[in-house]
């Protein structure tokens, strides 16, 4: 795009079309083929005229009937048909042709009948029978008759076989019709002519080979028949032909064609409406009439069916037009005219016409046309949305205001279509179209708005409910679902379903491909085909010009016209095909010579695991037999089975028997391809180099076919030594029907004969030609040369590398996967399936061939970047190892899990939760639980009235806030400020949910060295390069080197901090000097050297030396240095990864609660306790407990504080209060060190638990707080599988301070005192970094993914069988009916009768072949 459509939602109008596609299913009514009186006889009615009144004549009109002619056309349908059925070209010398045109010639004499109509009769009826009577253009005899039709003798011409044409001459046969007005109109034989058909013949014309062989009148002859003609069309007889892979037969679709749709064309697809042509007329079957039919509105016979009946019989055929049932999604009025156009008949005038015109229904279709035009901003109102509460959209839209009048509606006027012949005649129609009047007034929907593909908000819903055409949307913020604003598109339509073409170069003729995407046949010969080397000549099938025919008409297309336009319609020109004539000769073919280069042969010669057969042969395994010899052998990661004292492995002779052939041995060789390997022989294929004697195109392919074709297996029969499926133990393991080991059948071998497959691979079919090089080898020759090696040149073979070119890469690349020819195979989305069923093959195994239903939206290639691998290389980390100390047993503490509870708020979950949020829960905090109270609230803002306060005391009263009650008591410029009540709404409130709607923070990987950019190069792209590489670094840190050249974030360094020195400045710090003073004390003056404080600065930079390295980078040693190679330490965290953590710190969108999810008291509870685990804390002792004595630090922080001396108390602590807002004061060291003691014990260890007693802090220590004293004195004697932490001032161990906080630390920050072991190394484990490699992974190895087996679907296959169905065969019966025989009264004919053949429909019979069904059973698809 398109439709003969339907469906849904709407719905003004006209004009042109167009309408049962399904049941060729059954029909009720009505019509749809009659006409002629100028062919006859004549019935009735009226008219006239006559009458004897019974009635007869006449013209008209004309029912019935005999005759003509028409009923074979026009109109329907598409069943059937695959066919000369249709297209399209011829051909008929093998034909017919009514009615029409023409030409020639003719029309004469007689005869008997019939229907009608009469009168009987018989039937319900349909009809029908007898008897009598009559006509003709009905019938019928006879006559003329030819230039007809024969026969038969002759001549000419002609030409296509059979044979036609003209003519001579003898001969047989055949005809007629009247009518009447007198004008014509028929009759009959004959040429011709048109114009119908009929036959035949070339090309074309649907699928299926899982349909390969059909075929007896079958092909053909010969006589004979029979047609209008040829034919086996039919018949006898002879003959064995015919058709078929270029597709016969058979099976399924199918009326074909002009032309429809589409497409750029080729081509697909269709065969409605209009036009050719065929079939077809309830169904089968027949003939008859005729000019034509085997007849739609005809006959007969048979079957079904429907109808009438009096039960005897009969009557029908809408696939004509309208109409009805039916059946479908689905398709119309039982209208009006013969007015045109056409057809029958008629002289005609006419009659008939459901052909035809024209109405009606129907948005089913194309095409015009309106639904209104201008001006209108208060940008109305109203909706809708965002709200930053301005506003923006709906929107000039609308109101309003001026206009117009197709369609509407009234009214006036009014065709053409009518030719013909003076006149008449219009169904459509008072339509069309004109003209005036009325009136914006009656006329807009559909369908979408994620992307593809034009158009986006909001609400609602919450993986529902839906939506979807493909991808896919929905799981609480949906441009996707529904609604509702807005938009986009189309427009009286607009969407959906359906089919078909297109886009699909996606069956490729034009116009693919086949190494790895689907796809070369395993491999040769070779048959049909198809393809061909140079060259002469002929030919002229193909080819080319040129020109005739023909291709209906309509329709396409161009140009011009009508209808206002356009749909529509008219004229005129145009258009691939066949067919013909003439002409050409390059190509292609055909015929006929030549040729030699292709192809073959011959000669010579050399290489080969080439193939078969027989012969030998050595090592080695194994076994046998003897010998020496003793305990193991033997196997494996370790072992075990096994073997071995009946003497094995091992050794050392000897013998048997099978198999395979080390070394050479090579991307060496040969074979077609499978394949071939020890030596000789003997038979034989093949290629290969020279050489040019020979044939002369003998080539190439290659459907089918035919032979060959690893290995496993098969069959007969030998053989069997190793090795070795199945099997049999040991073993591995969760199992282990395996990998391993011990053992062992078949078979591996040989003969024969089957199997016919392999990733039968170069995943690359063969042949032939052409196109850059470079290097190796195999075989052969040639040239130089010295008979060497090298070098060149050259033909075959076999590999690498590489240009152009080629590929989608990746590669190929003279051995093409380049360029081209020529012939074969195959391919056509996954799966289902190489399956089912069929056929062919096999002893069987199976093999070839080879499909559907159903399912999916992928499968699939090459590459790229990641991730990952029980890949591979290189490095680094306290990551192992080395080492200390420790956890994991004990009690305690503390956090979690789980119970439990009213409640044990919540949050955090591997590493990265678990002394975590909490740097501190008795209340409070507090989020939780029971139970009481408030409701504009505890908080904030606004208003409105009252009051004058608030605050602060009293008091009552309650568990307690809440409440009631009482005192005191503002300011003010009087507006009011400020506070309380009390109202009334907007609102407050929420630790309510959503870390998966977020910001902000934070964890980790990892302080790991990596993540990135421009701009240029490469690559079709994804991307790559840079960033890889050689080194070196703690580092992507530097150096080199590169199609990269430079940048950024990261590393470093800058920052603090600490180690050394310098300098400044010197109080609270400091005290060498001087000097007072003191029991002592920098305690004073004093000073500022020193320490120390805290500012400036200075020192390290591989900066020197020397070795290694590339002379770099950078490393090793060393000196000097307080410090040496980033001095220590901290701060600092790239791009980003875990939808990682928090909505409970904060902030916050959405969504919830709103006398409660809010707020507020009380009391509980977070503190529970069979257990379980994390973190830590004391401990288990002599390196130690205990007691006595004596020293030395840092840092902190202190006013509701930190507290001094003194005193009291055993102790916590009191009482005291002195100094200190701090280098001034106080708070304060333990380990250490000296002395004593305890002696290895559950102890003088440990110190939990428990009583009493009694301290502090606090409104209160019951639940549930440190704390001290006395008394108890549990476990636990170094700790299982595993695990953690540290590499130096570390670890370990000793204490001390801080925040938090009334009080409450074993937690956590930070301080310092004392102070070690070890580190060979990078195999091993965790984790990272770089580079390569694989990859079916990409939410990325916690991935991907196979099969079973259990459930439910759905389609299939077999299946004892069953049912149905179409075609075909045999056999019976055999109606009507043509031919044929026989047969009457009279010789012929002949009805009729009887009979033969053919034969419709029946009946029975076998077998094949579709199709449905089928207990039960096999696979398969999808959940």
């Nucleotide at each position: 795009g398109a439709u003969g459509a339907a469906c849904g939602c709407u719905g003004g109008c006209g004009g042109c079309a167009u309408g049962c596609c399904u049941a060729a299913c059954a029909c009720a009514u009505g019509c749809a083929a009659g006409u002629c009186g100028a062919u006859c006889g004549g019935a009735a009615a009226g008219g006239c005229c006559c009458u004897u009144c019974g009635g007869g004549g006449u013209a008209c009109u004309c029912g019935a009937g005999a005759g003509g002619c028409g009923g074979a056309c026009g109109g329907g349908u598409g069943a059937g048909u695959a066919a000369c059925g249709c297209g399209u070209a011829g051909g008929c010398a093998a034909c017919c042709u009514g009615c029409c045109c023409u030409c020639u010639u003719c029309c004469c004499a007689g005869g008997g009948a019939u229907a009608g109509c009469c009168g009987c009769g018989g039937g319900a009826a349909a009809c029908c029978g007898c008897g009598a009577u009559u006509a003709a253009u009905a019938c019928c005899u006879g006559a003329u008759g030819a230039c007809g039709c024969g026969a038969u003798c002759g001549g000419a011409a002609u030409a296509c076989a059979u044979a036609u044409u003209c003519u001579g001459g003898u001969u047989g046969c055949c005809a007629a019709a009247g009518a009447u007005u007198u004008a014509u109109c028929g009759g009959a034989a004959g040429g011709g002519g048109a114009u119908g058909g009929g036959c035949c013949u070339g090309c074309g014309u649907c699928u299926g080979a899982u349909u390969a062989g059909g075929u007896a009148g079958u092909u053909g002859g010969u006589g004979g028949g029979g047609u209008a003609a040829c034919g086996g069309c039919c018949u006898a007889c002879c003959a064995a032909g015919c058709c078929u892979g270029c597709g016969a037969u058979c099976a399924g679709u199918a009326g074909c064609c002009g032309a429809c749709c589409u497409g750029a064309g080729a081509g697909g697809g269709u065969g409605a409406u209009c036009g050719g042509c065929c079939a077809c007329a309830u169904u089968g079957g027949a003939a008859c009439u005729g000019a034509g039919a085997c007849a739609c509105g005809g006959u007969c016979c048979a079957a079904a069916c429907u109808c009438c009946u009096a039960c005897g019989g009969g009557a029908g055929g809408c696939a004509g037009c309208a109409g009805u049932g039916g059946g479908g999604a689905a398709u119309a009025u039982u209208g009006c005219g013969c007015a045109a156009u056409g057809g029958g008949c008629g002289a005609a005038a006419g009659c008939c016409u459901g052909a035809c015109g024209c109405a009606g229904c129907a948005a089913c279709g194309c095409c015009g046309c309106g639904u209104g035009a201008g001006c209108g901003a208060a940008g109305a109102a109203g909706g809708u949305c965002c709200u930053a509460u301005g506003g923006a959209u709906u929107g000039u839209a609308a109101a309003g205001c001026u206009c117009u009048g197709a369609u509407c509606u009234g009214a006036g006027g009014g065709a053409a279509g009518a030719a013909a012949c003076a006149a008449a005649u219009g169904a459509c129609g008072g339509u069309a179209c004109c003209u005036c009047a009325g009136g914006a007034g009656a006329a807009a929907g559909c369908c979408c708005c994620g992307g593809c593909u034009a158009a986006c908000u909001a609400c609602g819903u919450g993986c529902c409910a839906g939506c979807a055409g493909c991808c896919g949307c929905g799981g609480u913020a949906a441009u996707a679902c529904g609604u509702a604003g807005g938009g986009g598109g189309c427009a009286a339509g607009c969407g959906u379903u359906a089919u078909c073409c297109g886009g699909a170069u996606u069956u490729a003729u034009u116009g693919g491909g086949c190494g790895u995407a689907a796809a070369g046949g395993g491999u040769g010969c070779g048959u049909a085909g198809g393809u061909g080397g140079c060259u002469g000549a002929c030919u002229a099938a193909g080819c080319g010009a040129a020109g005739g025919g023909u291709u209906u008409a309509a329709g396409g297309c161009a140009a011009c016209g009508g209808c206002u336009c356009a749909a529509c319609u008219g004229u005129u020109g145009u258009a691939u095909g066949c067919c013909u004539u003439u002409c050409g000769a390059a190509c292609u073919g055909g015929c006929c010579g030549g040729c030699u280069u292709g192809a073959g042969u011959g000669c010579a010669g050399g290489a080969g695991a080439g193939g078969a057969a027989a012969g030998c042969g050595g090592a080695a395994c194994u076994c046998c037999c003897a010998g020496u010899g003793u305990a193991g052998c033997g196997g494996u990661g370790a072992a075990a089975u096994g073997c071995g004292u009946a003497g094995a492995u091992a050794u050392u002779g000897g013998g048997a028997a099978g198999a395979a052939c080390a070394c050479c041995g090579g991307u060496g060789g040969c074979g077609a391809a499978g394949g071939c390997g020890g030596c000789u022989u003997u038979c034989u294929g093949g290629a290969c180099u020279g050489u040019a004697a020979c044939u002369g195109a003998c080539a190439c392919u290659g459907a089918g076919g035919c032979a060959c074709g690893a290995a496993a297996g098969c069959g007969u029969g030998g053989g069997g030594a190793g090795c070795a499926a199945a099997c049999a133990g040991g073993a591995u393991u969760a199992g282990a029907u395996a990998c391993c080991c011990u053992g062992g059948u078949a078979g591996u071998c040989c003969a024969c004969g089957c199997c016919g497959u392999a990733a039968a691979c170069g995943a690359u079919g063969a042949g032939c030609a052409c196109u850059a090089g470079g290097u190796g080898u195999c075989g052969g020759g040639g040239c130089c040369u010295a008979u060497a090696a090298a070098g060149c040149c050259u033909c075959g073979g076999u590999g690498c590398c590489g240009c152009a070119g080629u590929u989608a890469a990746c590669g190929c690349g003279a051995u093409a996967a380049g360029u081209g020819c020529u012939c074969c195979g195959c391919c056509u989305g996954g799966g289902g399936a190489g399956u089912a069923c069929g056929c062919g093959c096999g002893c069987a195994a199976g093999c070839g061939u080879g499909a559907a239903a159903c399912u999916c939206a992928a499968a699939g290639g090459a590459a790229u970047u990641g991730a990952c691998g029980g890949g591979g290389a290189c490095c680094c980390g306290c990551a192992c190892a080395a080492g200390c100390a420790g956890c994991g047993g004990a009690g305690c503490a503390u956090g979690u899990g789980g119970u439990u509870u009213a409640a044990u708020u919540c949050g955090a979950a591997g590493c990265a939760a678990c002394g975590c949020g909490a740097a501190g829960a008795a209340c409070c905090u507090u989020a939780c639980c029971a139970g009481g109270g408030c409701u504009u609230g505890a908080c904030a803002u606004c208003c409105u009235g009252c009051u004058g306060a608030c605050c602060g005391g009293c008091g009552u009263g309650u568990a307690a806030c809440g409440g009631c009650g009482c005192c005191u008591u503002u300011c003010u410029u009087c507006g009011g400020a400020c506070a309380g009540c009390a109202g009334a709404g907007a609102c407050a409130g929420g630790u309510g949910g959503u870390g998966c709607a977020u910001g902000g923070u934070u964890g980790u990987c990892g302080u790991c060295a990596g993540c990135u950019c421009g701009u240029g190069u490469c690559g079709u792209g994804a991307g790559a390069u840079g960033u890889u590489g050689g080194g070196u670094u703690a580092a992507g840190u530097c150096c080199c080197g590169c199609a990269a050249c430079g940048a950024g974030c990261g590393c470093a360094a800058c920052c603090c901090u600490u180690g050394c020195c310098g300098u400044u400045a010197g109080u609270u710090g400091c005290c060498a000097u001087c000097a007072g003073g003191u029991g002592a004390u920098g305690c004073u003056g004093g000073g500022c050297a020193c320490u120390c404080u805290a500012g400036c600065g200075g020192g390290a930079c591989c900066g020197c030396c020397g070795g290694g390295g590339a002379u770099a980078a950078c490393u090793c040693g060393g000196a000097g240095g307080a410090a040496g190679g980033u001095g220590g330490g901290g701060a600092u965290g790239a791009c980003g990864u875990c939808a990682a953590a928090u909505c409970a710190u904060c902030a916050u969108g959405c969504c919830c609660c709103u006398u409660a999810u809010g707020u507020u008291c009380u009391g509980g509870g977070c503190u529970a306790c069979a257990c379980a685990c994390g973190u830590g804390c004391u401990a288990c002792a002599a390196u130690g407990g205990c007691c006595g004595g004596u020293a030395c630090a840092g840092a902190a922080a202190g006013a509701a504080g930190c507290u001094a001396a003194g005193c009291c108390g055993c102790g916590a602590g009191g009482c005291g209060g002195c100094g200190c807002g701090a280098a001034u004061c106080a708070c304060a060291a333990a380990a250490a060190c000296c002395g004593g003691u305890c002696c290895c014990a559950g102890u003088u260890c440990g110190g939990a638990u428990u009583g009493c007693a009694g301290g502090c802090u606090g409104a209160a220590a019951c639940c549930c707080g440190c704390c001290u004293g006395c008394a108890u004195g549990a476990a636990g004697u170094c700790g299982g599988a595993g695990u953690u932490g540290c590499u130096a001032g570390u670890a370990a161990u000793c204490g001390u301070g801080a925040a938090u906080c009334a009080g409450a630390a074993u937690g956590u920050c930070a301080c310092g005192g004392u102070g070690a072991a070890u580190a060979c190394g990078u195999u091993c484990c965790c984790g990272g970094g770089u580079c390569u490699u694989g990859u079916a992974c990409a939410c990325a190895c916690c991935g991907c993914c196979c099969g079973u087996c259990a459930c439910a679907c759905c389609a299939u296959g077999g299946a004892a069988g069953u049912u149905g169905g179409g075609g075909g065969c045999g056999c019976c019966c055999g109606a009507a009916g043509u031919c044929g025989g026989c047969u009457a009264a009279u010789a012929g004919a002949u009805a009729u009768g009887c009979u033969g053949c053919c034969u419709a429909a029946g009946g029975c019979g076998a077998a094949a072949c579709c199709a449905a069904u089928g207990g039960c059973u096999g696979g398969g698809g999808u959940g």
This is a predicted structure of a 1423-nucleotide RNA (small-subunit ribosomal RNA) from an uncultured Bacillota bacterium. The RNAcentral record of the sequence draws on ENA and SILVA.